[in-house]
RNA sequence: UGAGUAAACCGGGUAGUCGCAGGGGAUCGGAGAAAAUCUCCUGAGGAAAGUCCGAGCUCCGAAGAGCAGGGUGCUGGGUAACGCCCAGUGGGGGUGACCCCAAGGAAAGUGCCACAGAAAAAAACCGCCCCACACUUAGCCCAGGUUGGGUGCGGGGUAAGGGUGCAACGGUGCGGUAAGAGCGCACCAGCGGCUGGGAGACCAGUCGGCUAGGUAAACCCCACCCGGAGCAAGACCAAAUAGGAGGGAAAUGACGUUGCGCGCAGAUUCCUCGGGUAUGGUCGCAGGAGGUGCCAGGCGACUGGCAUCCAUAGAUAGAUGACUACCACCCCGAUUCAUGCGGGGGACAGAACUCGGCUUACAGGUUUGCUCAAUAA
RNA sequence: GCGCCCGUAGCUCAGCUGGAUAGAGCGUCUGACUACGGAUCAGAAGGCCAGGGGUUCAAAUCCUCUCGGGCGUACCA
Numbered sequence: 001u002g003a004g005u006a007a008a009c010c011g012g013g014u015a016g017u018c019g020c021a022g023g024g025g026a027u028c029g030g031a032g033a034a035a036a037u038c039u040c041c042u043g044a045g046g047a048a049a050g051u052c053c054g055a056g057c058u059c060c061g062a063a064g065a066g067c068a069g070g071g072u073g074c075u076g077g078g079u080a081a082c083g084c085c086c087a088g089u090g091g092g093g094g095u096g097a098c099c100c101c102a103a104g105g106a107a108a109g110u111g112c113c114a115c116a117g118a119a120a121a122a123a124a125c126c127g128c129c130c131c132a133c134a135c136u137u138a139g140c141c142c143a144g145g146u147u148g149g150g151u152g153c154g155g156g157g158u159a160a161g162g163g164u165g166c167a168a169c170g171g172u173g174c175g176g177u178a179a180g181a182g183c184g185c186a187c188c189a190g191c192g193g194c195u196g197g198g199a200g201a202c203c204a205g206u207c208g209g210c211u212a213g214g215u216a217a218a219c220c221c222c223a224c225c226c227g228g229a230g231c232a233a234g235a236c237c238a239a240a241u242a243g244g245a246g247g248g249a250a251a252u253g254a255c256g257u258u259g260c261g262c263g264c265a266g267a268u269u270c271c272u273c274g275g276g277u278a279u280g281g282u283c284g285c286a287g288g289a290g291g292u293g294c295c296a297g298g299c300g301a302c303u304g305g306c307a308u309c310c311a312u313a314g315a316u317a318g319a320u321g322a323c324u325a326c327c328a329c330c331c332c333g334a335u336u337c338a339u340g341c342g343g344g345g346g347a348c349a350g351a352a353c354u355c356g357g358c359u360u361a362c363a364g365g366u367u368u369g370c371u372c373a374a375u376a377a
Numbered sequence: 378g379c380g381c382c383c384g385u386a387g388c389u390c391a392g393c394u395g396g397a398u399a400g401a402g403c404g405u406c407u408g409a410c411u412a413c414g415g416a417u418c419a420g421a422a423g424g425c426c427a428g429g430g431g432u433u434c435a436a437a438u439c440c441u442c443u444c445g446g447g448c449g450u451a452c453c454a
């Protein structure tokens, strides 16, 4: 210098004018409320988004135990909790920094593995080998035997080779055999036992019999977790009316915050049509699992202590905006470079009960650590 | 806010308990018939199965993330 990798961060600034939302104050008014005018303060994000997880909070005539159902899934730790985070183990990718992994169990059972292939789980088509019979052929002894070869049919052995396929009953080599085979041996992969290390996942060594296909993001098994609903939760107030009509269920137990039976509890309840509140109001609703600095513990996530700062945006069809000037950034043009001049550009996106995460979108920019390559000293 | 469903050819839909070269009807185009047109007959084109990633030998189908669309749901009595 170029290419890359990991992490942290910013997401324009200042001034003026006009405007919007919330709150305070003043004027007006006998006072209160409302309205109007003036003034002061405050007013979006790193994701406010998706609503994918986990909590707070609120309610549900117990929220009880069970089945069903759902979720998570290497190990250890962190946390209020989590499917999040940290550290490690194993596997995969990259020259490397580094990145990725839904990573329990396939010797508990069941299912599936299209086409092809003999066979898709414990198989035999071709092939190889042995035996018996028949036919044929050649030789020998010799007149029905024997030896060898070939063909056909039957019985048996085998899994080395061929072929099929994503996948074929451990792989390679040597020995061995009628032909073969973990049948024997060496090395490798896998499984199990033992020893050692580690908190554990696991790692290393050694011994053994030689072997057990894949799929659990198929059912399932194992371990752990889960009561349900959600601010349209819920509380209060006001207003209104047809507390109406039709049909069904119910003390032989309806309805019950989910499915099933039990327990508890004990009288209403479901559907359709019609009507009203109405553009309902107030509270919930803004004050902490908070930020920064130092110290201590820990590899780290994080935790503890002390100090300090901010503690408050809060609507209800939803405010947080627009314009002008200058500066900063980027691009283009003329110009000899800088300076200076002219023109243009700035993303994703908008709080709605509140937090902790994850995921997704994002113009442009800053900083730091590390890796690789080239060059120079 | 909560719950649920859908996305396959220009349009309307099958297929989604994994195994096809992804089908059907209407429409489009070409040819035949006809004086011409319609109807009819024959044939053809047209799809990255909304998009990305993963599991698997194999994905429209299973899992996950995203995008787009739709439906239901207040209270009183």
Base pairs, nucleotide, nucleotide: 001373002372003371004370005369006368007367008366009365010364012327013326014325015324016323017322018321020043021042022041023040024039025038026037027036045348049359050358052357053356054355055354056353057230058229059228060227064262066260067259069226070225071224072223073222074088075087076086077085078084089103090101091100092099093098104221105220109219110218111215112214113213125162126161127158128157129156130155131154133152134151135150136149137148138147139146140145141144170188171187172186173185174184175183189211191208192207193206194205195204196203197202234283235282236281237280244273245272246271247270248269249268256264275453276452288310290309291308292307293306294305295304296303297302329345330344331343332342333341378450379449380448381447382446383445384444387403388402389401390400396434405421406420407419408418409417427443428442429441430440431439
Overview:
This is a predicted complex of two RNAs, RNase P RNA and transfer RNA, with 454 nucleotides together. Rfam match: Bacterial RNase P class A. Its family is annotated with dimeric ribonuclease P complex, ribonuclease P activity and tRNA processing in the Gene Ontology.